[in-house]
């Protein structure tokens, strides 16, 4: 990092066409824990100001910078499956 085991939240089994469910069209409400995406401080680096002048300080910009945050694109919203994470084991 990969495989198995255990363990793991939320949010309509909404309505309406055939249909138990999902699925297909179509409305409206909602979640954040596959995925994605955004980016705080602080460091780096340039210019200015201040100073003989370095250094420090202060602005103003580039750049790097995270998630349990924030966006809801995708996912999801009985139960099955699946889920970030966390614990054991194997390679």
């Nucleotide at each position: 990092g990969u495989g198995c085991c255990a363990g793991g939240a939320g949010a309509g089994a909404c309505u309406u066409c055939u249909u138990u469910a999902a699925u297909g069209a179509a409305g409206c409400g909602c979640c954040g824990a596959a995925g994605g995406a955004g980016a705080a401080a602080a460091a780096c680096c340039a210019c200015u100001g201040c100073u003989c002048g370095c250094a420090a300080c202060a602005g103003u910009g580039g750049c790097u910078g995270a998630a349990g945050c924030u966006c809801u694109c995708a996912g999801g919203c009985a139960a099955a499956u699946g889920u970030a994470c966390u614990g054991g084991u194997a390679c």